[in-house]
Context: one part of a larger RNA
This record gives sequence, structure tokens and C1' cells, in this order.
RNA sequence: UUGUAUUAAAGGAACUCGGCAAAUUGUCUCUGUAAGUUAGCGAAAAAGAGAGCCAUUUUAAGGCAUAACUAAAAAAAGCAACGACUGGUUAACAAAACCACAGGACUCUGCGAAUCGAAUUGAGAUGUAUAGAGUUUGACGUCUGCCCAGUGCUUAAAAGUGAAGUUUUUUAGUGUUAGCUAAAAUUUUAAACUUAAGUAAACGGCGGUUCUAACUAUAAGAAUCCUUAGGUAGCGAAAUUCCUUGACGGGUAAAUUCCGUCCUGCAUGAAUGACGUCACGAUUGCUUUACUGUCUCUAAUACAAGUUCA
Repeated sequence: UUGUAUUAAAGGAACUCGGCAAAUUGUCUCUGUAAGUUAGCGAAAAAGAGAGCCAUUUUAAGGCAUAACUAAAAAAAGCAACGACUGGUUAACAAAACCACAGGACUCUGCGAAUCGAAUUGAGAUGUAUAGAGUUUGACGUCUGCCCAGUGCUUAAAAGUGAAGUUUUUUAGUGUUAGCUAAAAUUUUAAACUUAAGUAAACGGCGGUUCUAACUAUAAGAAUCCUUAGGUAGCGAAAUUCCUUGACGGGUAAAUUCCGUCCUGCAUGAAUGACGUCACGAUUGCUUUACUGUCUCUAAUACAAGUUCA
């Protein structure tokens, strides 16, 4: 000096990205237990009291003893974000808000099924639409608006376009013939494309300008241009807000964080789901109580290692 332990006056998070680490709590018995809630929970909530040994009617009372057995054994509460939950995941830097999930929806599939397959035995399935496959969302509650112009998909005995080939005929070349080659006309024709309609829990999309109310301000309203249609409900400086440390309120002596409200949404928005939500979480942000060498500010001890000297 480093490591592993132990202890520490006064203070008690002033440390720090952040209470990281440590400390506190801890077992059993009794009492007691809030908001919220899907009525199951929340809950060991929280908060408090007790605990030894002896004999005894196993109950009340009593006696003895305290410096003194060891080990084991949750810190707690509140607000918000995300994900409902249990579960799974980057073997060896990431456990999460990612994946899955029960539940919802759409599409395909009538059975020799669709789909998959070394394409054959096969899986699907010794199943049969309450089944199987694919895509998507993700408990529950309230809901899920408008647009089919574009791109997809589906449908349509019509019409148009639509290749090589095919049918028939003619002409030319060649050849004795059969035929062959080339050109022209003719006949017939698939998918596909065009066309038409449908379809958004298919991919996706969801405007601008000007004016207007008897204070001012604002604009229910009016006009106009463009569009397939112009963003509805809800939420909103948000895991989304650039300007921005927005404004106001709360909390602090003091806060770019946090919570509530506003709406001027650079660039929210409805199964690429929207908004709520009990319970749950080694998740994320913020606050409080308790606690402490994290710190003010270091010190001492024990045991190791290293270094130096002998």
C1' cells in the first nucleotide's frame, strides 16, 4: 500500500449518475391493520406488546437469575411510467418496457383439405370448419371514427390487348415426284394486362388560405382552393415536445428531475390498437420514515499478501 473482517465521537445521504456498498429489519406468540379493488385480494400492510430458568392443580399466582449461549431469520411506506399476471430470453457484458400468454380479430382450407416436406414412405390426422394452417393484437373494463384515389387481394361465361404454335389458302425458290425452305393472308388460343365492382382488426393515408361577435381577445360562423378522405372518441411538453429549464400549482430554504393541470400535438390517436385499471415485477423515474464510515474526515484493531530494511 492492497485485500478480507470488526469498531467509531458529533452529524446522518451533506456522498454519488444513482443510498452503489454497508447498516437497519429479521424467529415465534398476542393485539392490530389504510387507500384501492376484478371482492379473491391488498396483508406478514402499517403500527405495537411479549419471550430466560424452576417446580406447580397446567390455570391463576409464585420462586431464581441476568454483563453473559450459538445459529437462523423480510427494512417499511407513498406517487408515477411500462408490461395485465405465472413463465421464457442474448450459454460467457443486456432478464427488460423484448418474446410468450389466456382472450380478440382477419384470411385460407369441404377432405385425395389447405399448408409443410430430403417431394416418396410422410407431417397435418387415425383429425373433419366448436377442426387445421397463416397473419395480427395481447388479461379485464370503455371503445375501435373517416378514406378503396395508390399498392395488394377477391370477384366478373361480356369487351379490348395478348406469344410460340395450330387450321386453311396463296405466292416464290428448289426438286422428276413426294417433299423442304421463305414470305403473305386466314383460323383458333392460355396466363397476364386493360376494364368494372368489392375489400382497411389488408399495406397504408387522414389539408391549406382569408374574413367575421357593440372594449379587447377569441372565433360558434362565412368564403375559397385542393383532395380518395381531410384525424372522430380519447389522451397530450408524453418512453412521443424542437423552441424548452413552456406556463400555472404542489413538494424543497433552494429542484433542468418528480406529481397535478393547461393545450401553442416541430412530429399523438384508435388491434402498426386508443384510453383506463386491482393484483403482480431482481423493470424505470421521484419522495418519505428507519438506518448507517456513502460522506463531512478520517482513524484504530485482527488476519493475509506485497514492498523496503536487517
A computed fold for a 310-nucleotide part of an RNA from Sporolithon durum, annotated as large-subunit ribosomal RNA, domain IV. Rfam family: Bacterial large subunit ribosomal RNA. NCBI's taxonomy places the organism under Eukaryota, Florideophyceae, Corallinophycidae, Sporolithales, Sporolithon. The RNAcentral record of the full RNA draws on ENA. The gene name in the source record is rrl.